[in-house]
RNA sequence: GCCACAUCUAGAGGGGUGGAGGGACUGGCCCAGUGAAGCCCCGGCAACCAUCUCGGACCUGACGGUUCGAGGCAGGUGCCAACUCCAGCAGAUCAACGUGAUCUGACAGAUGUGGG
Numbered sequence: 001g002c003c004a005c006a007u008c009u010a011g012a013g014g015g016g017u018g019g020a021g022g023g024a025c026u027g028g029c030c031c032a033g034u035g036a037a038g039c040c041c042c043g044g045c046a047a048c049c050a051u052c053u054c055g056g057a058c059c060u061g062a063c064g065g066u067u068c069g070a071g072g073c074a075g076g077u078g079c080c081a082a083c084u085c086c087a088g089c090a091g092a093u094c095a096a097c098g099u100g101a102u103c104u105g106a107c108a109g110a111u112g113u114g115g116g
Base pairs, nucleotide, nucleotide: 002115003114004113005112006111007110008109013042014041015040016039017038021031022030023029025088026087027086028085043080044079045078048076049075051072052071053070054069055068056067057066058065059064084108089105090104091103092102093101094100
């Protein structure tokens, strides 16, 4: 990097280093020398996976297994400005003719898990 599935309106930042960018892309709008990205240290959030407990259903002669739900823990990831910052494509409703607002779905993206 590809495919599938789940989630994405909650939550959680300080220090050191560095020295101009960052918020995926495009447009907008923001953040940034009162110090961006990157890297390091410490802290925190959350609970996808792992792990433990309890319960339901199913399979098994049994041991046990599969799956669903609830809870504990915090080992592997992830995350710690703004709803994924907003929009982008399509549809619906309202407003308007100064091109908007709201909602729904898709696309794209992010993270996790599984697979080849």

A computed fold for a 116-nucleotide RNA from an Actinomycetota bacterium, annotated as SAM riboswitch aptamer (S box leader). It matches the Rfam family "SAM riboswitch aptamer (S box leader)". From the family's description: The SAM riboswitch is found upstream of a number of genes which code for proteins involved in methionine or cysteine biosynthesis in Gram-positive bacteria. Model confidence (mean pLDDT): 87 of 100. It was read from a public genome assembly, where an Rfam model found it.